[in-house]
The prediction has a mean pLDDT of 82.
A computed fold for a 506-nucleotide part of an RNA from an uncultured bacterium, annotated as small-subunit ribosomal RNA, 5' domain.
The RNAcentral record of the full RNA draws on ENA and SILVA.
Rfam family: Bacterial small subunit ribosomal RNA.
Context: one part of a larger RNA
RNA sequence: GAGUGAACGCUGGCGGCGUGCUUAACACAUGCAAGUCGAACGAGAACGGGCCUAGCUUGCUAGGCUGUCAGCUAAGUGGCGGACGGGUGAGUAAUGUAUAGUUAAUCUGCCCUUUAGAGAGGAAUAACUACUGGAAACGGUAGCUAAUACCUCAUACUCCUUUUACCUUAAUGGUAAUUGGGAAAUGUUUUUUCGCUAAAGGAUGAGACUAUAUGGUAUCAGGUAGUUGGUGGGGUAAGAGCCUACCAAGCCAAUGACGCCUAGCUGGUCUGAGAGGAUGAUCAGCCACACUGGAACUGAGACACGGUCCAGACUCCUACGGGAGGCAGCAGUGGGGAAUAUUGCACAAUGGAGGAAAUUCUGAUGCAGCAACGCCGCGUGGAGGAUGACGCAUUUCGGUGUGUAAACUCCUUUUAUAUGGGAAGAUAAUGACGGUACCAUAUGAAUAAGCACCGGCUAACUCCGUGCCAGCAGCCGCGGUAAUACGGAGGGUGCAAGCGUUACUC
Numbered sequence: 001g002a003g004u005g006a007a008c009g010c011u012g013g014c015g016g017c018g019u020g021c022u023u024a025a026c027a028c029a030u031g032c033a034a035g036u037c038g039a040a041c042g043a044g045a046a047c048g049g050g051c052c053u054a055g056c057u058u059g060c061u062a063g064g065c066u067g068u069c070a071g072c073u074a075a076g077u078g079g080c081g082g083a084c085g086g087g088u089g090a091g092u093a094a095u096g097u098a099u100a101g102u103u104a105a106u107c108u109g110c111c112c113u114u115u116a117g118a119g120a121g122g123a124a125u126a127a128c129u130a131c132u133g134g135a136a137a138c139g140g141u142a143g144c145u146a147a148u149a150c151c152u153c154a155u156a157c158u159c160c161u162u163u164u165a166c167c168u169u170a171a172u173g174g175u176a177a178u179u180g181g182g183a184a185a186u187g188u189u190u191u192u193u194c195g196c197u198a199a200a201g202g203a204u205g206a207g208a209c210u211a212u213a214u215g216g217u218a219u220c221a222g223g224u225a226g227u228u229g230g231u232g233g234g235g236u237a238a239g240a241g242c243c244u245a246c247c248a249a250g251c252c253a254a255u256g257a258c259g260c261c262u263a264g265c266u267g268g269u270c271u272g273a274g275a276g277g278a279u280g281a282u283c284a285g286c287c288a289c290a291c292u293g294g295a296a297c298u299g300a301g302a303c304a305c306g307g308u309c310c311a312g313a314c315u316c317c318u319a320c321g322g323g324a325g326g327c328a329g330c331a332g333u334g335g336g337g338a339a340u341a342u343u344g345c346a347c348a349a350u351g352g353a354g355g356a357a358a359u360u361c362u363g364a365u366g367c368a369g370c371a372a373c374g375c376c377g378c379g380u381g382g383a384g385g386a387u388g389a390c391g392c393a394u395u396u397c398g399g400u401g402u403g404u405a406a407a408c409u410c411c412u413u414u415u416a417u418a419u420g421g422g423a424a425g426a427u428a429a430u431g432a433c434g435g436u437a438c439c440a441u442a443u444g445a446a447u448a449a450g451c452a453c454c455g456g457c458u459a460a461c462u463c464c465g466u467g468c469c470a471g472c473a474g475c476c477g478c479g480g481u482a483a484u485a486c487g488g489a490g491g492g493u494g495c496a497a498g499c500g501u502u503a504c505u506c
Base pairs, nucleotide, nucleotide: 001506002505003504004503006502007501008500009499010498013378014377015376016375017374018373019371020370021336026334027333028332030331031330032329035080036079037078040077041076043073044072047071048069049066050065051064052063053062054061055060056059087289088288089287096214097213098212099211100210101209102208103207106206107205111202112201113200114199115198116197117196119153120152121151122150128143129142130141131140132139133138159181160180163177164176165175166174167173187194215261216260217259222252223251224250227249228248229247230246231245232244233243234242264286265285266284267283268279269278270277271276291312292311293310294309295308314325315324316323317322342368344367345366346365350364351362352361353360354359381411382410383409384408391402392401393400394399416443417442418441419440420439421438425433450495451494452493453492454491455476456475457474461490462489463488464487465486471478472477
């Protein structure tokens, strides 16, 4: 000198765009953050409709009935989605990340293209009804019923699998024949769809492996028995000590094994002429985690933040028998701290989930609120105005400085206030922002300047007070009676809605 997610002191007019718990991965009251489909299904608790009855204000009030009423729907069965989106950085020095590859060792719901198909049957179960346990959470027994829920048989070249022949490869792989096995919902719907099953290809996403790079420490020098390799078996979507039985004794290491400490990684960011050094907030990619530890289930995908089970700590309810919970989602509270915001509005836009759609949900997102936290822009007036007023400071008492500064005259209205108009963002409709941005008119210099410094480094000097005291200080140093260095005043210098200080980086 430059920089910061900064903090503190003094001060503070406005706008645009950004940013905002760096500390306790500490504990959390309350609300919301993942639902949706009646065009899969039985059903009918509400709301609405229709019909009937009664009252009368003559079209509303009460009661009853109705599930074919091709409105609608709580609860339930079923489908898809809750593995995305959002948060955090505890762990992790390599099961991570970055770059370049391999997969002849793999999977892939929804989506796209192509080919072929959907034949015949069956048994249940929730809801519901009855009885019943429990304070509750939640159940138990009996009976009834539906489906795109579940099951059996048939068919299926291409699919999986057994064996053989040929071609081929470093290993593997391909073609032909053959043995055994495996599908489906003709369901729904205004008859136009949307769906179902098998196979092939694509796209997307993911898994696995290899090489190189990726902190400190040798005051860590030896480490390792599933350890290193082989054979048989198992396991996975898939290769492999991934697991297991047996056999052999290997494997890694001063090119730093093993241990300990620290740490999410990268694109980037800051600095620097560069090389480099430091760093990893916001935004984007990857990884890991979801009260702590462990485990699997379902599923195309999880070993699953707002799912399940077990154990633990903590909090809450209890009729003491037993139960409930997980903000490192958005707000918000306590605590910690030098320190970091609203329990806001809307799905109008963009995107996501469900649905044929209308549309429902969406604290993602779009916006608004708070904060000079940062960057950028604007303003706090302009011109004239001398016998150089007053005041203040100083003085060699003549004067000098403040100083054209003020007053005063003329002008302007950015801004401000008031009134009126008023968008784009939306392609037919639909605008949270918002009567916002912006425009016009009126009023009137009106509403708007501070902070640090002035011995040298370093731009800027005098007076008074104090008297090695009180104090200053980044370094040198200043102060013991004439202090340009302390405190005040006048004057000056620098920056300016900021200015200084502190901390950290280059």